[in-house]
C1' cells in the first nucleotide's frame, strides 16, 4: 500500500468480509525466572466484626500497682504525678480517603470581570493588652428508666461568658480640596459627630498565644465571551415571568425575596420537552483532518441508604455532626431505643469478570501541641493472580553407517535428520551455604516495615524449565489415512454425496513464544456522511410547475474605514503525558533533568490588495416608454356544416349484424337497405408540420368582446433596483367525490353468447356510473427530456417558425425559438455536444447495499378515497448500470436439405423368425435406452463357446517368474466314478556344452515353501484407446497490425455468386492454418504394349475354341490420353460466374467410394484390449457334469411370406456379374421320389469343382373361390453332421391345409440404372435356428409447380430477467413449520403536569399571659434592655383525594411481513413471453 465477493466473461456502482492497532478485559489449552504497573466496568445492592480524626498542663477533678518514711500494725503522709481516665475549653472533625447516582448546567474547558465581594492557620509591618464582675459542666447526692438517657438539689476554675476605660490608623452619616477614570463612582486628603478590642501560660526564651488595623501568599464567591451528546414523529414556551420603583435579605451583585406599577422575555441561529451522559489534561486508533473514549495518575463538580432542613464554624447546609421524614436492618422488660463501608480490609448477592479480615509510621505528606510525643488503612511495604509492558532462561561445540523408530513411496527412495546417540565443554536461571547495603535528613547520637532484600562469593551437576495456533484462496505453511451432503468445519468466498491439500487423526511445515488462541468493543482500512474529500439522464438521487419572505450570492470607478483577512511584540495555554537530546536501575520496560510541542484564546502595535461598512458617481445586468408585426396563450358570448343515434313517414322484403369459426342479438307487429322531415348531444376532417403559444398541466371549426406574456427595432429614461429560494402562496392531466342540470356516440360494473381442461380474461351483442355543462373538494402521474434556476465562456454543418437588414432579384450579415448530424471536451459505456451530461460561478432540493417499506405507530390536511411527513425489529450476501460472447423467440431477412410438396413402394392388421421390454425361474449371465438402444455386441448359445444356476472336486493353484529335492519328456493297457479326479501295470531312458570317474546346465514332468498368480467383480461420473451424434453441414481459428479502459471486435461482415468461409468485387486489414475442393481407389471411352488358362474376323480342323493357327476383336492387366467452362452466343461491372450451344465416350464436382475441422452430449464401451483405485484370496480364483441364456398372459421395434389373374401350377428354352475351394471343393457315371449315399476325375484355380442364375421369353391350365391363393400348424417315416441333437439343429417326403381377401390414428424409404422386383455369393461356421448381414449382377419406373407450411441447419440483424443457457427463468394465493413486528377488550408498572387536602423538622417574621445570673435606674421591693420556652404566620420534604401527559412489560383474538432442496392450483411477468 490492499485483497476476495454480483458475471459464461467485461467495465462501473454499491454493500458485506478481511489482513493492522488498542484494552482496566473475559474464556480454552499450556506455564521456568526476575523487574515495573495494573486489578468490581455488573446491584449508588445489603453488609457480621476490626481499623481509618484526633490532640493539647487554658482550666477543674483526679485514682492504682511500685517506692520511701512513720505507725497504736488498722493505717497515715510522701513520692509514683505535667500518669491512666472524665470533664470545661482551644483548634483540627469543610483537609485527607471513596464513588460517578445525579447533572445538557456558567457544570467543564478556555479566555476575560469584580469600580459588587470573603478569607482561620503562614509571612511582613503598625499599635495595644487597663481594670473588674457573675456563673455552669465535671464532681457529689436524690429521683424516674429494661436501656439510650432524663431530670431535681447542692459545689468550683478558666485563655469559656458579661459589663466598662482607652484607641494612631478602622467603621458609620454629613461636609469639603485635588487627581484619574468606566455610568453608579476610586484614591489621597481635612472637618465635625457617633461606634468598636483584648487572654493568658510556664519551659524564662531574640519564647509561645491575645486585641485592633494595613499589605502578602494561597483558598474561596460571583459575573461575562466563547465551545460542549442525539431527537422536529417535540413547535411553540414563559405570571416572578421580563422590566422599573421602594423595601428587605446576602461577604457581594441580582426577582434572591417581598409590595406596587408597566407588558415584556425566550424561540427554525432550534425555545420548550423527551433520550442519554460527570467534564477536561489525556488515551486509543489515523499521513493528517477527524473519529472513538475519559480506568490507573492529575485539575474541577456532584454525592454520602431515599428526601427536606438548618445550626456551629474563617470555611458545611458537613461521608465516620445534629434536627425531621421515608424504607430497611438490629436490641427492647413493647413503654421505647439504636444504626448507615461510594473510607481500608473483608462476607453475602448480582456477574463472563476483578485480590490480604497483612506490616509499619522507617520514608514523604497531613492533624494537635512550645516540645517530647500522640493519632494517621493517607502513605510507604509486603500477599495474590501471565491481567499488561519488558527482559533472561529451557544449553553450547563437534558427531553420518545419513542409525533404530515414525511418516511416505514411482518400492529405487525421501523424509524426520546433525535431529538423537556418541564426545568435549559451560552454568545465565534456579537449588544450598557464606558475606551484604544505599535508601537516615545537612547537627556528635538515636532511628529501617520492606529485609538478611537487592546486589556479591563459593558449590554439585545439562543438570529442574514448551507450548499454543494455522497449513484451498484471501494468508507464510501439504501429505496419508478414516469418513462419505454423515459426523462435521466455516471471518467472506465456500468445504463434506468413496480417490476431501477444506471435516477426524497421524506425520511434515509455517508462524509466535511463556505464552498461544477465541469471543467482546474501538479507531483504521471505508473517498462507505466525502471540512480537507462524492454524487443524483440510464446504477441510490432534481421539488409536477411557478411565485415571493428569510437566508445565501452579487457589476464598473474612487475616497474612507478596519469588522473578517495578513504580520510584529505580550500574556496565557497547570503538572504530569507526547517528542528531541543526554542521563539513572547491567540492558530494557520503568525513572528523573532540560528544550520543544500545547496549531487556542486574550491583548497591543501595524498593513489596506480582496471581502464587509459607509460616502459619492457610471451604464454593459436589470427595468421603463415608443414603434411593428406573429401565435390551438386565457376567460366569456354568438353561428356553422359533416357524421351518429332516436323518432314519424315513403318505397320494399327476408334477412340484418357479428366472427378465426359461431352463437347471444335485431327482423313478418316489416328490420338491414333506401328517400324527405324533426329532434338531441358531443366532438371539430382536409389545412396539419422533428410547425405555434404556455411556467408547468396543457391549448384546434369560424367570429366578437375582455386579457396575460414574448419576440424584433429605436436608443429617450431609471441606476445595480439583480439571481437564488427553506417556511408560505396559488396553478396543477386522468381517475375519484358533493350538490344542481344533460346525455347522441363511447363505455369500468354487470348480463347474455363464445373460447376453454377451467376462462370471474382477450373476441361478439348488449349495457349503468363516468365521459359533457355549472359551483365546489381532491393534489396525485414514466406529472419525463427519467437531464432543478440564474450567469459567462468553447469549431462547425444542415433543416424549420417569426422579425429585421440587405439586393431588381438572389446570395449575404443580425436577433430569438425550434430539430437533427457532428469537433474539443466529457462520460461506466450508451451516449451528450452554443437548446451540454463542456469549462467555471452561485443558491435551492435530493442521495448513502437489496428486502421489510414508501409499510407502521404518532401528527398535518381531506366528506370519503386518500395524501404529505416517515422508522423499527428482523432478513439476505448480494441487489443495481452499461455493455460483450453465446444460446432461446408462437421476432425479421436470405438459403440449403427426400424437409414439405409431386410420386412410387412400405410398416402399422394376419401367419411366421428375430431381438427388446415385461413376467416367470435354481439360473432365465451382461451391456445398449429419443433421434444417435431394440436382425445392436453376437460375421452364426446342442456340449464348448458361458461370464448365469444346482450339484460334486482343487488350493502357491488352469496360467507367469524365481528357489530347493528328485525324476528326461512321453507313450501304452486297465479299476472306480456322472465326470473333475484316483489307484495300479508296462515301455521309455534321449539332446548340448564344460567334462578326470561323479556332476553341472538348457528343455521338460513331479513335490515343497513363500514372495505371488487369478478375478468377464465395483466404479465409463477416476482414465487411455476406440466408436457413435449433429454432419461431408460449411464452418472453427491463429499470427501481426488496426478499433475498445475492458470482455471482446475487426479479418469472417457487405454487393455479388457457388454444392462449399468456391470464387469476384469493395472494406482497417495484411497474412496464414485446420476443414472445402485437388492428390487416390473403383466405373464410363479410346490408345500402346502383353497374349494364357482368356479369345476366334480370316485360313484348315472339330461332336465341341477340339487341335493347328492367329494378335485384328472381346477379354484380362500394365502404362497412358482424355474434361478445362478449353470453343461459340448471351446475361453479367469488361469481373467471378450462370443459361443455351458445338464437338465429346463422357459436361460443368460425370457416377458411386475412401476421407469426418474446432467442438457439442460427464453420449458408448473397465465384459475386446490397456490401465488408476477399492474389493475377493480353501473363494468374487480353478476343474467337471448337469441345466439355463432357446421359459410365455402379455406390449413394442425390425424382417420374411402372403392375401393372389401384372398371379399360381405343369412343360419347353435363353443371358449374368462377383466370389470361395486342400481337415477343401468335389465332376462323370449309378441309387433313392427326395433330402442324400456310393464313387472317384479334376483343381492350392482366367485351366478343374461350388454352378442348375432367376424373373424374362414360348406354351398349356386354373377362372375370383379362403380358392390349383397361402403356406403356419401337427402326424408319421427319413437324410445329414457331430462323442451327444430329450431340453435345443437343419434338411427331405407324405400327409394335415390355420390367420389372413390390401390393413385405424399415426409413419418409413427412395431423384436414375436409383426406387421397385429378381436370383447369386461369401464371411462366421462339425452342423445350423440366415427371412439376418456383407457384396454381386439381372429386369427397370414415376415424379419435383414449387419453398406457404412441417423438420433439420447454416449466414446476417433485433429483444431478452436466459448462461445447468426456453426442458431457460420466474409470481401470486393456499396448505405446514418457525421468527420478529403492527392493531387488541384491557391488565400492570414507572414517570410527570395541573387542582386542592393535610403538613414533620427548620429558618425568617409577630406576641409576651409565663420564665430569667451578669448590664442600667433604685436602700429595698421593683422595674428596664436583652434573653429564653410557649404560641401563631408564611414557605415547605414526605403524604393523601382527584383528573390529565408520556414511557415499559404483558394480553383472548387479529393483520400482513420475512425465512424454510424436492407440497397444492394455475402461468402474471422476460422473446411481439403468445392480448407489447
Nucleotide at each position: 500500500a490492499g485483497a476476495g465477493u454480483u458475471u459464461g466473461a467485461u467495465c462501473c456502482u454499491g454493500g458485506c468480509u478481511c489482513a493492522g492497532g488498542a484494552u482496566g478485559a473475559a474464556c480454552g489449552c499450556u506455564g521456568g525466572c526476575g523487574g515495573a504497573a495494573u486489578g468490581c466496568u455488573u446491584a449508588a445492592c445489603a453488609c457480621a466484626u476490626g481499623c481509618a480524626a484526633g490532640u493539647c498542663g487554658a482550666c477543674u477533678u483526679g485514682a492504682a500497682a511500685g517506692u520511701a518514711u512513720c505507725u497504736u500494725c488498722g493505717g497515715a503522709u510522701a513520692u509514683g504525678a505535667u500518669u491512666a481516665g472524665g470533664g470545661u475549653g482551644g483548634c483540627g472533625g469543610a483537609c485527607g480517603g471513596g464513588u460517578g447516582a445525579g447533572u445538557a448546567a456558567c457544570g467543564c474547558g478556555u479566555g476575560a470581570a469584580g469600580a459588587a465581594c470573603c478569607u482561620a492557620c503562614c509571612c511582613u509591618u503598625u499599635a495595644g493588652a487597663c481594670a473588674u464582675g457573675g456563673a455552669u459542666a465535671a464532681c457529689u447526692u436524690c429521683u424516674c428508666g429494661a436501656a439510650a438517657g432524663a431530670g431535681g438539689a447542692g459545689c468550683u476554675a478558666a485563655a469559656a461568658c458579661g459589663a466598662g476605660a482607652u484607641g494612631a490608623g478602622c467603621c458609620g452619616u454629613a461636609u469639603u480640596u485635588a487627581a484619574g477614570g468606566c455610568a453608579u463612582c476610586u484614591u489621597a486628603g481635612a472637618u465635625a459627630c457617633g461606634g468598636g478590642a483584648a487572654a493568658a501560660c510556664u519551659a524564662u526564651a531574640u519564647g509561645u498565644g491575645c486585641u485592633a488595623a494595613a499589605g502578602g501568599a494561597g483558598g474561596g464567591c460571583u459575573u461575562c465571551g466563547c465551545g460542549u451528546u442525539c431527537c422536529a414523529u417535540u413547535a411553540g414556551c414563559u405570571a416572578g415571568u421580563u422590566g422599573g420603583u421602594g423595601g428587605g435579605g446576602u461577604a457581594a451583585c441580582g426577582g434572591c425575596c417581598u409590595a406596587c406599577c408597566a407588558a415584556g422575555g425566550c424561540g427554525a441561529c432550534g425555545a420548550u420537552g423527551g433520550a442519554u451522559a460527570g467534564c477536561c489534561g489525556g488515551c486509543c486508533u489515523u499521513a493528517a483532518c477527524g473519529g472513538g473514549u475519559g480506568a490507573u495518575c492529575g485539575g474541577c463538580c456532584a454525592c454520602a441508604a431515599g428526601g427536606g432542613a438548618a445550626c456551629u464554624g474563617a470555611g458545611a447546609c458537613a461521608c465516620g455532626g445534629u434536627c425531621c421524614u421515608u424504607a430497611c436492618u438490629c436490641c427492647u422488660a413493647c413503654g421505647g431505643g439504636a444504626g448507615g463501608c461510594a473510607g481500608c480490609a473483608g462476607u453475602g448477592g448480582g456477574g463472563a469478570a476483578u485480590a490480604u479480615u497483612g506490616g509499619a509510621c522507617a520514608a514523604u505528606g497531613g492533624g494537635g501541641g512550645a516540645g517530647a510525643c500522640c493519632c494517621u488503612g493517607a502513605u510507604c511495604c509486603a500477599g495474590c493472580a501471565a491481567u499488561u509492558c519488558c527482559g533472561c532462561g529451557u544449553g553450547g561445540a563437534u558427531g553420518a553407517u545419513g542409525a533404530a523408530g515414525g511418516c511416505u513411496u514411482u518400492c529405487g527412495g525421501g523424509u524426520u535428520g546433525u535431529a538423537a546417540a556418541g564426545u568435549c565443554c559451560u552454568u545465565u536461571u534456579a537449588u544450598a551455604a557464606g558475606g551484604g547495603a544505599a535508601g537516615a535528613a545537612a547537627g556528635a547520637a538515636a532511628u529501617g516495615a520492606c529485609g538478611g532484600u537487592a546486589c556479591c562469593u563459593u558449590a554439585a551437576g545439562a543438570a529442574g524449565a514448551a507450548g499454543c495456533c494455522a497449513c484451498g484462496g484471501c494468508u507464510a505453511a501439504u501429505u496419508a489415512c478414516g469418513u462419505g451432503c454423515c459426523a462435521g468445519c466455516a471471518g467472506c468466498c465456500g468445504c463434506g454425496g468413496u480417490a476431501a491439500g477444506a471435516c477426524g487423526u497421524a506425520a511434515g511445515u509455517g508462524g509466535c513464544a511463556a505464552g498461544c488462541g477465541u469471543u467482546a468493543u474501538c479507531c483504521g482500512g471505508a473517498a462507505u456522511u466525502a471540512c480537507u474529500a462524492g454524487g443524483c439522464g440510464u446504477a441510490a438521487a432534481g421539488g409536477g410547475c411557478a411565485u415571493c419572505u428569510a437566508g445565501g450570492c452579487g457589476g464598473u470607478c474612487u475616497a474612507a474605514u478596519a469588522a473578517g483577512u495578513c504580520a510584529g511584540g505580550g500574556g496565557u495555554g497547570a503538572a504530569a503525558a507526547g517528542u528531541c537530546u543526554g542521563g539513572g536501575c547491567u540492558c530494557a520496560a520503568c525513572c528523573g533533568a532540560g528544550g520543544c510541542c500545547u496549531u487556542g484564546c486574550c491583548u497591543u502595535u501595524g498593513a489596506a490588495a480582496c471581502u464587509g461598512u459607509u460616502a459619492g458617481a457610471c451604464u454593459a445586468g436589470a427595468g421603463u416608454a415608443c414603434a411593428g408585426g406573429a401565435g390551438a396563450g386565457g376567460a366569456g358570448g354568438g353561428c356553422g356544416g359533416a357524421a351518429c343515434u332516436a323518432c314519424a313517414a315513403g318505397u320494399g322484403u327476408a334477412g340484418c349484424g357479428g366472427u378465426g369459426a359461431a352463437a347471444u342479438g335485431c327482423g313478418u307487429a316489416g328490420a338491414u337497405a333506401u328517400u324527405u322531415g324533426u329532434a338531441g348531444g358531443a366532438a371539430u376532417g382536409c389545412c396539419a408540420a422533428u410547425g405555434a403559444c404556455g411556467a408547468a398541466g396543457g391549448u384546434a371549426g369560424c367570429u366578437c368582446u375582455c386579457u396575460g406574456g414574448a419576440c424584433u427595432g429605436u436608443a429617450a429614461c431609471u441606476g445595480a433596483c439583480g439571481c437564488u429560494a427553506a417556511a408560505g402562496u396559488g396553478c396543477g392531466a386522468a381517475a375519484g367525490c358533493u350538490a344542481g342540470g344533460g346525455g347522441a356516440g363511447c363505455a369500468a360494473a354487470c348480463a347474455g353468447g363464445a373460447u376453454u381442461a377451467g376462462a370471474u380474461a382477450c373476441c361478439c351483442u348488449g349495457g349503468u356510473a363516468a365521459u359533457c355543462c355549472u359551483a365546489g373538494c381532491u393534489g396525485u402521474a414514466a406529472a419525463c427530456g427519467a437531464u432543478g434556476g440564474a450567469u459567462a465562456c468553447u469549431g462547425g454543418g444542415u433543416g424549420u417558425g417569426g422579425g429585421g437588414u440587405g439586393u431588381c432579384a438572389c446570395a449575404g450579415c443580425u436577433c430569438c425559438g425550434u430539430g437533427c448530424c457532428g469537433a474539443a471536451g466529457c462520460a461506466a459505456a450508451c451516449g451528450c455536444a452554443u437548446u451540454a451530461a463542456g469549462u467555471a460561478u452561485c443558491c435551492c432540493g435530493c442521495c448513502u447495499g437489496g428486502g421489510g417499506a414508501g409499510u407502521a405507530c404518532g401528527u398535518u390536511c381531506g366528506c370519503a378515497a386518500g395524501a404529505a411527513u416517515g422508522a423499527a425489529a428482523c432478513u439476505c450476501a448480494a441487489a443495481g448500470g452499461a455493455a460483450u460472447u453465446g444460446a432461446c423467440g408462437g421476432g425479421g431477412a436470405c438459403c440449403c436439405g427426400c424437409a414439405c410438396a409431386a410420386g412410387c413402394g412400405g410398416u402399422g392388421g394376419a401367419g411366421c423368425g428375430u431381438g427388446u421390454g415385461g413376467u416367470u425361474u435354481a439360473a432365465u449371465u451382461c451391456g445398449a435406452c429419443g433421434c444417435a438402444a431394440c436382425g445392436c455386441g453376437a460375421g452364426g448359445a446342442a456340449c464348448c463357446u458361458u461370464a448365469c444356476c444346482a450339484g460334486g472336486u482343487c488350493u502357491u493353484g488352469a496360467c507367469a517368474u524365481c528357489c530347493a529335492u528328485g525324476g528326461a519328456a512321453u507313450c501304452u493297457u486297465u479299476u472306480a466314478g456322472a465326470g473333475a479326479u484316483a489307484g495300479a501295470a508296462g515301455a521309455g531312458u534321449g539332446c548340448c556344452c564344460c567334462u578326470u570317474u561323479g556332476g553341472g546346465g538348457a528343455g521338460c514332468c513331479a513335490u515343497g515353501a513363500g514372495a505371488c498368480a487369478g478375478g468377464u467383480g465395483g466404479u465409463g461420473c477416476a482414465u487411455g484407446g476406440c466408436u457413435g451424434u449433429c454432419g461431408u453441414c460449411a464452418g472453427c481459428u491463429c499470427g501481426u497490425g488496426c478499433c475498445g479502459u475492458g470482455a471482446g471486435g475487426u479479418g469472417u461482415u457487405g454487393g455479388g455468386u457457388u454444392a462449399a468461409g468456391u470464387c469476384c468485387c469493395g472494406c482497417a486489414a495484411c497474412g496464414a492454418g485446420c476443414g472445402c475442393g485437388a492428390c487416390c481407389c473403383u466405373u464410363a471411352u479410346c490408345a500402346a504394349u502383353a497374349g494364357u488358362u482368356a479369345c476366334c474376323a480370316u485360313c484348315a480342323u472339330u461332336a465341341a475354341g477340339u487341335u493347328g493357327g492367329g494378335g485384328a476383336c472381346u477379354c484380362u492387366a500394365u502404362u497412358g490420353a482424355g474434361a478445362c467452362u478449353g470453343c461459340c452466343u448471351g446475361c453479367g461491372a469488361c469481373g467471378a460466374g450462370c443459361a443455351g450451344g458445338a464437338g465429346g465416350a463422357a459436361g460443368g464436382u460425370g457416377g458411386g467410394g475412401a476421407u469426418g475441422a474446432c467442438g457439442u452430449c460427464a453420449a458408448g464401451u473397465c465384459a475386446u484390449c490397456a490401465u488408476g483405485c477399492c474389493c475377493c484370496u480353501u473363494a468374487u480364483g480353478a476343474c467337471c457334469u448337469g441345466g439355463g441364456c432357446u421359459a410365455c398372459a402379455c406390449a413394442c421395434g425390425u424382417g420374411c411370406u402372403a392375401c393372389a389373374a401384372u398371379g399360381g401350377a405343369g412343360g419347353a428354352u435363353a443371358c449374368a456379374a462377383a466370389g470361395g475351394g486342400a481337415a477343401g471343393c468335389g465332376a462323370a457315371a449309378g441309387g433313392g421320389u427326395g433330402a442324400c449315399c456310393u464313387g472317384a476325375a479334376g483343381c492350392g484355380a482366367a485351366a478343374c469343382c461350388c454352378a442348375g442364375a432367376a424373373a424374362a421369353u414360348c406354351u398349356u391350365u386354373c377362372u375370383u373361390a379362403g380358392u390349383u391363393c397361402g403356406g403356419a400348424u401337427u402326424g408319421c417315416a427319413g437324410u445329414c453332421u457331430g462323442c451327444a441333437a430329450c431340453u435345443c439343429g437343419a434338411c427331405u417326403g407324405c400327409a394335415u391345409g390355420a390367420g389372413g381377401c390390401u390393413g385405424g390414428a399415426a409413419u418409413c424409404g427412395c431423384u436414375a440404372g436409383u426406387a421397385a422386383u429378381c436370383g447369386c455369393a461369401a464371411a462366421u461356421c462339425a452342423g445350423c435356428a440366415a427371412u439376418g448381414u456383407u457384396g454381386c449382377g439381372g429386369u427397370g419406373a414415376a415424379u419435383a409447380c414449387g419453398u406457404u407450411c412441417u423438420c433439420g441447419g447454416g449466414u446476417c440483424u433485433u429483444g431478452u430477467a436466459c448462461a445447468c443457457a426456453c426442458c431457460g427463468c420466474c409470481c401470486g394465493u393456499c396448505a405446514c413449520a418457525c421468527c420478529a413486528c403492527g392493531a387488541g377488550a384491557g391488565u400492570u408498572u414507572u414517570u410527570u403536569g395541573c387542582a386542592c387536602c393535610u403538613g414533620a423538622a427548620g429558618u425568617u417574621g409577630c406576641u409576651g399571659g409565663c420564665c430569667c445570673a451578669a448590664c442600667c435606674c433604685g436602700u429595698a421591693a421593683g422595674g428596664g434592655a436583652g434573653g429564653g420556652a410557649a404560641g401563631u404566620a408564611c414557605c415547605u420534604a414526605a403524604g393523601g383525594u382527584g383528573u390529565g401527559g408520556g414511557g415499559g412489560a404483558u394480553g383472548a383474538u387479529u393483520g400482513g411481513g420475512g425465512u424454510g432442496a424436492a407440497g397444492u392450483c394455475g402461468u402474471a411477468a422476460c422473446a411481439a413471453g403468445g392480448u407489447a
Notes
The prediction has a mean pLDDT of 84. The RNA shown here (small-subunit ribosomal RNA) has 1476 nucleotides and comes from a metagenome. Rfam family: Bacterial small subunit ribosomal RNA.